RNA sequence: UCAGGCGGCCGGGCGAUCGCUGGCGGGGAGCAAUCCCUUCUGGAGGAAAGUCCGGGCUCCACGGAGGCAAGGCGGCGGAUAACGUCCGCCCGGGGAUCGGGCCGCAAGGCCUCUAACCCGAGGGAUAGCGCCACAGAAAGCAAACCGCCGUCGCGUUCGCGCGGAGGUAAGGGUGAAAGGGUGGGGUAAGAGCCCACCGCGGUCCUGGCGACAGGGCUGGCACGGCAAGCCCCGCCUGGAGCAAGACCGAAUAGGGACGGGCGCCCCCAAUCUUUCUUCGGAAAGGCGGGUGGGCAGGUGCGCCUUCGCAUUCCGUCCGGGUUGGUCGCGUGAGGCGGUCCGCAAGGGCCGUCCCAGAGGAAUGGUCGCCCAUCUGUUCUGGUCCUUCGGGGUCAGGCGGUGGACAGAACCCGGCUUACAGGCCGCCUGAUCGA
RNA sequence: GGGGCCGUAGCUCAGUUGGGAGAGCGCUACGUUCGCAAUGUAGAGGUCAGGGGUUCGAUUCCCCUCGGCUCCACCA
Numbered sequence: 001u002c003a004g005g006c007g008g009c010c011g012g013g014c015g016a017u018c019g020c021u022g023g024c025g026g027g028g029a030g031c032a033a034u035c036c037c038u039u040c041u042g043g044a045g046g047a048a049a050g051u052c053c054g055g056g057c058u059c060c061a062c063g064g065a066g067g068c069a070a071g072g073c074g075g076c077g078g079a080u081a082a083c084g085u086c087c088g089c090c091c092g093g094g095g096a097u098c099g100g101g102c103c104g105c106a107a108g109g110c111c112u113c114u115a116a117c118c119c120g121a122g123g124g125a126u127a128g129c130g131c132c133a134c135a136g137a138a139a140g141c142a143a144a145c146c147g148c149c150g151u152c153g154c155g156u157u158c159g160c161g162c163g164g165a166g167g168u169a170a171g172g173g174u175g176a177a178a179g180g181g182u183g184g185g186g187u188a189a190g191a192g193c194c195c196a197c198c199g200c201g202g203u204c205c206u207g208g209c210g211a212c213a214g215g216g217c218u219g220g221c222a223c224g225g226c227a228a229g230c231c232c233c234g235c236c237u238g239g240a241g242c243a244a245g246a247c248c249g250a251a252u253a254g255g256g257a258c259g260g261g262c263g264c265c266c267c268c269a270a271u272c273u274u275u276c277u278u279c280g281g282a283a284a285g286g287c288g289g290g291u292g293g294g295c296a297g298g299u300g301c302g303c304c305u306u307c308g309c310a311u312u313c314c315g316u317c318c319g320g321g322u323u324g325g326u327c328g329c330g331u332g333a334g335g336c337g338g339u340c341c342g343c344a345a346g347g348g349c350c351g352u353c354c355c356a357g358a359g360g361a362a363u364g365g366u367c368g369c370c371c372a373u374c375u376g377u378u379c380u381g382g383u384c385c386u387u388c389g390g391g392g393u394c395a396g397g398c399g400g401u402g403g404a405c406a407g408a409a410c411c412c413g414g415c416u417u418a419c420a421g422g423c424c425g426c427c428u429g430a431u432c433g434a
Numbered sequence: 435g436g437g438g439c440c441g442u443a444g445c446u447c448a449g450u451u452g453g454g455a456g457a458g459c460g461c462u463a464c465g466u467u468c469g470c471a472a473u474g475u476a477g478a479g480g481u482c483a484g485g486g487g488u489u490c491g492a493u494u495c496c497c498c499u500c501g502g503c504u505c506c507a508c509c510a
Stems, first nucleotide, its partner, number of pairs: 001430010012370007020043004025038005045405001049416002052414005057241004063307001065305004070237005075089005090122001091120004099112005123232002128230002130226003145172002147168003151164005180198006199221001200219008245327004255318006263295004267290002271286006297312005320509003334353008371403001374400004379396007435506007444459004453490001461477005483499005
């Protein structure tokens, strides 16, 4: 210099003025509830979005063991509160010059090896089941349609043709896929039939934490694809969600229908009846009662079993009342800076800062200057062309336009999707120069 | 704010071990009738909401986006 590729950041700025909204204060009115004025200060995002994952938090509900079901994840090692996220590595696929090989007279074309980098829902297809439509002769412990080959029979114009029983997966054709690939030997023709290299399977050694890589020996090939089909292996997961939930206040009919349950025993005090009586009471029984106890049953804890706990009514539907206040609610896996460890994701320590939050919901409007963008110009300058009329292009001046996607609603970590424009940094290859 | 479901012809809907895109009504043409309705025959009409992935092959399986529908407050 050319070519290819990756990452990070910003996403209008400043000033004036008028508003909106949260907070600490100050002043005033009012018995109070509350209202009014005002100083200072804070006030959207990288995605606040989609709600696709993972957590915090809250309730169900606070129990455990085993099994089952359902859902999810999936190379290896790390990071993390956790993850399907991130980092590093492995494997597979893609990827340009140059290099290598082949074709070509040449221009050039094809194949191969690969850099940075990109993509991969990347466990298992000899655990089992299932599917592979159409086409095709044959589609899953394969198959002889055409073709090729020798042989037998018949015919013959002596080239061969037709037919029978066979051999053959090299060639044609079908298909997404045809049971290793290339080359050589071999054969009647062929074929891992034999050999070399590559691929594949088995086994051993070496290196690595590991995924895996390299090498030796061996097998003559047997083992197709699909698991984002069922499934197997390993790991993870209880459910619901801030309209969760807690407190205060107000109001209303603890209303109705249907279904299930409402069982047994004991204790307690009172009461009623009967009997006995030493006249104090005692016993037995009955209708009921209890913040009482036990057993059984119902219901709940995803389902089942075994225990356990809670509760005494449970389930479905139709109705009644309210639309108020406070908390949850922002000091947090927080931001910024420095330093140490780590290749990195990230982590430790130190310093410093406090930074939206309300309810159907504030974060906006106007003006001036500037920065981008687009555009106009009978303005100015440079440069090029010119048929001397002018035209093209660049820079400036003066006008006009005017800023993408979008907007918090309990809070974080990610992913995904949308996005005008701008800034910065880095990697690889080739070539040239020092 | 949060949860669930759906999208196939103009309308209402089917569509399963992934391989043909369908039914009824409606529409068009012809027949029938004096004309209409009804009826008979024939026909047209689809980005399976959009995009991507897995697969030889996707309405179907998976992911993203768009649109629509529906449910969820508290008290006794």
Molecule: RNase P RNA; transfer RNA
Organism: Alphaproteobacteria bacterium